[in-house]
Context: one part of a larger RNA
C1' cells in the first nucleotide's frame, strides 16, 4: 500500500499521489452598495397647493476586487529550499500618524465663478447572421465617467481715486460629528534583489568557460534600484581530484515520518512555510501588483458547433466521466461556524462547514452475570479410622430459577442554517432452533493430536527443513485443541 475471508456498536479520520502535468459532456467554484457618486425604467409607491429632488429599486455608467484562495508536483541538483545577515542599492494599493489658500494667477483684446463644457451608456425604435456573454445605424439623459478652468488672503510694484458720516447688500459669520479624493513624507502589510554555510548517485564523464560574456576594469542603455542585465572600448581572466564540467534521478525544499540502546538507515506527492504550473513554448494588454491563464494574441498538438460563409475551447478548481491501472468516494445540503472579497452591520463564496462513500488507519468496547440443585477436586473444622458440615471456594454440567442489559425497532426532546449521528427520554424488544465470531494453524523453527474416516510418490501440502510409495502426528474431512480477536491471513516495500 494493494489483496482474500469475516465484521454487532461507539468516537475520530485518510481518501485518483504511485501509472497517463491523459482526455473531458454537464453543472456551479468572483463578485460587490451604504444616510453619504450617478436614477426620468409608473418596474413599484407615499403626501399634496404648487411641484428640480419623498421612499423602494432592476438596468446601466463609476468605484474597487478578481495577482487572494483552492489544485497539482511536469520541471528544477548550489537551482528551489533551510538557518543567516543587507538595502547607506530599492518599490509598496491599502491602514495608521503627519502635510495639505504651498502647483503659479499676472489681467484687456478673447469678461461663468454663488460653479463651465461637450459626450456615451443604461433606455426608446429600426436592424444584420445558420451561430456566441456578436453587434451596427438613429433618437435622447447624468457624474466623485472625461474635459476645461477659477475665487480669495499678506507682501511688493503700476494705475485709478479726496478722506470721513450714513443707508444697503454681503460665496452672512462660527462651531461640532463625518463622507470621499489629493501632493510629499514617514508607518504598516509586504514585495523584489543580494550575503555567507548547507543537497542524493556517478570517472564505463577529467578537464571546463571564452570575442554568440566566459573573468575583471570605464562609459553609457535599460530597470523601481544594484550588478555583464545590455551596447561600445580595452585587459586576459575565472572553474577544477577539497572531484569543477557532463551524465542519471521512479529528485519539488523544508518543518516533519518509520525504524531505533548511543550512532545510524529509509521515506517525506500529501493539510503548515516557501518555491514552479495551468496541454505544449512565446508574447502581451490592464494595474499599486500578473509575463494572470475560471484576461488576451499568435503558433504546434487536441478538440466542439455549423445553413460549409464562420463561431467558440483549455477540470494539475469541486463534483462527475472515459483512459490508466494493483491502486482512491456524491454530478448532495448551506454560508450557521473558521475567515476573505466588494461601495459593504445587508451581497457573494464547490475558500470553508455539514451529511453521503469510506475495515487507509487511531482510540473505547458487547457476543453474557449471578444463584440454587447435581457431580468432581481442594483447603478448614470435628475425627483413633471409616466419615460428617457449612456463618469456605475452586470448576464441570443437553437440570432450574429469577434478575441484568444493550444491539434492533420507535414517540418525544435535544441537536443543527435544516436535518442526520451522539447523549437524554416514554413504549417494544434473549432461553440454546438464539440476537449462534471469525480468521489462521495442530512434526520442528513455533503455542496446540502419533485421535477417526478417505488418497496411496498420486491429489495435494509445505516461507525453511519436510510430509505423501496401503496403520500420514503434514494432503482431503469429521471431531478435539491452540493463537491472535471485530478482526485474521496473503504479496511487497522499508527498518
Nucleotide at each position: 500500500u494493494a489483496u482474500g475471508c469475516u465484521u454487532g456498536u461507539c468516537u475520530c479520520a485518510a481518501a485518483g499521489a504511485u501509472u497517463a502535468a491523459g482526455c473531458c459532456a454537464u453543472g456551479c467554484a468572483a463578485g460587490u452598495c451604504u444616510a453619504a457618486g450617478u436614477a426620468c425604467a409608473c418596474a413599484c409607491g407615499g403626501c399634496u397647493g404648487g411641484u428640480a429632488c419623498a421612499g423602494u429599486g432592476a438596468a446601466a455608467c463609476u468605484g474597487c476586487g478578481a495577482c487572494u484562495g483552492g489544485c497539482u508536483c511536469a520541471u528544477u541538483a548550489a537551482a528551489u529550499c533551510a538557518g543567516u545577515u543587507a538595502u547607506g542599492g530599492u518599490u509598496c494599493c491599502u491602514u495608521u500618524g503627519a502635510c495639505c489658500g504651498c502647483u503659479c494667477c499676472u489681467c484687456a483684446c478673447g469678461u461663468u465663478a454663488c460653479u463651465u463644457g461637450g459626450a456615451c451608456a443604461a433606455c426608446u425604435g429600426u436592424g444584420g447572421c445558420a451561430a456566441u456573454u456578436c453587434u451596427a445605424g438613429a433618437g435622447c439623459u447624468a457624474a466623485u465617467a472625461c474635459a476645461u478652468g477659477c475665487c480669495g488672503a499678506c507682501g511688493a510694484g503700476c494705475g485709478c481715486u479726496g478722506a470721513c458720516c450714513c443707508u444697503c447688500c454681503g460665496u452672512g459669520g462660527u462651531g461640532g460629528c463625518g463622507a470621499c479624493g489629493u501632493c510629499u513624507c514617514a508607518u504598516u502589510c509586504g514585495a523584489a534583489u543580494g550575503u555567507c554555510u548547507g543537497c542524493c548517485c556517478u570517472a564505463u564523464c577529467a578537464a571546463c568557460u571564452u570575442u554568440c560574456g566566459a573573468u575583471g576594469g570605464u562609459a553609457c542603455u535599460u530597470u523601481g534600484u544594484g550588478u555583464g542585465c545590455c551596447u561600445a572600448c580595452c585587459a586576459u581572466g575565472g572553474u577544477g581530484a577539497c572531484c569543477a564540467c557532463g551524465g542519471g534521478u521512479a529528485a519539488c525544499g523544508g518543518g516533519g515520518a518509520a525504524u531505533c540502546a548511543g550512532g545510524g538507515u529509509u521515506c517525506g506527492a500529501u493539510u503548515c512555510c516557501g518555491g514552479a504550473g495551468a496541454g505544449g513554448g512565446a508574447g502581451c494588454c490592464u494595474g499599486a501588483g500578473a509575463a494572470a491563464c475560471g484576461g488576451c494574441u499568435a503558433c504546434c498538438a487536441c478538440a466542439u458547433c455549423c445553413a460549409a460563409g464562420g463561431a467558440a475551447g483549455g477540470c494539475a478548481g469541486c463534483a462527475g466521466g472515459c483512459g490508466c491501472g494493483c491502486a482512491a468516494a456524491u454530478u448532495a445540503c448551506c454560508c450557521a461556524c473558521u475567515c476573505c472579497c466588494g461601495a459593504c452591520g445587508c451581497g457573494g463564496g464547490g475558500a470553508g462547514g455539514u451529511a453521503g462513500u469510506g475495515a487507509c488507519g487511531a482510540a473505547a468496547a458487547a457476543u453474557a452475570a449471578c444463584a440454587a440443585u447435581a457431580c468432581a477436586g481442594g483447603a478448614c473444622u470435628c475425627u483413633u479410622u471409616c466419615g460428617a458440615g457449612g456463618c469456605c471456594c475452586u470448576g464441570u454440567a443437553a437440570u432450574u430459577g429469577g434478575a441484568a442489559u444493550g444491539a434492533g425497532u420507535a414517540c418525544a426532546c435535544u441537536u443543527u442554517a435544516a436535518a442526520u449521528c451522539c447523549u437524554u427520554u416514554g413504549g417494544c424488544g434473549a432461553g440454546g432452533a438464539a440476537c449462534c465470531a471469525u480468521u489462521g494453524g495442530a512434526g520442528g523453527g513455533c503455542a496446540a493430536g502419533u485421535c477417526u474416516g478417505g488418497u496411496g510418490c498420486c491429489a495435494g501440502c509445505a516461507g525453511c527443513c519436510g510430509c505423501g510409495g496401503u496403520a500420514a502426528u503434514u494432503c482431503c474431512a469429521g471431531c478435539u485443541c491452540c493463537a491472535a480477536u471485530a478482526g485474521c491471513g496473503u504479496a511487497u516495500c522499508u527498518u